Notes
Predicted 3D model of an 88-nucleotide RNA (c-di-GMP-I riboswitch aptamer) from Caenibacillus caldisaponilyticus. Lineage of the source: Bacteria > Bacilli > Caryophanales > Sporolactobacillaceae > Caenibacillus. Its mean pLDDT, the model's own confidence on a scale to 100, is 87. The sequence was found by an Rfam model in a public genome assembly.
RNA sequence: CUUCGAUAACGGCAAAUCUGUCGAAAGGCAGAGACGCAAAGCUACGGGUCUAAGGCUUUGAAAAAGCUAUGAUCGCCGGGCUGCCGAA
Repeated sequence: CUUCGAUAACGGCAAAUCUGUCGAAAGGCAGAGACGCAAAGCUACGGGUCUAAGGCUUUGAAAAAGCUAUGAUCGCCGGGCUGCCGAA
């Protein structure tokens, strides 16, 4: 430097759920909590998925419905950047 994660160590993260809080929602954050994770560290760049406030369409109007990401997800997959221990 490259590949790998069988064994071991130092440790790390934290799903569901509950409480509080922010948000239109999806969801985020904090605490409790551990299903799991060798990048479950960072990055919305490509695809996917979720949401639809605002906007647009239908309507005489209202209600309602449909479409739409500029919102969200890196613990959906891929790409990019960085990194602990061990093995070959």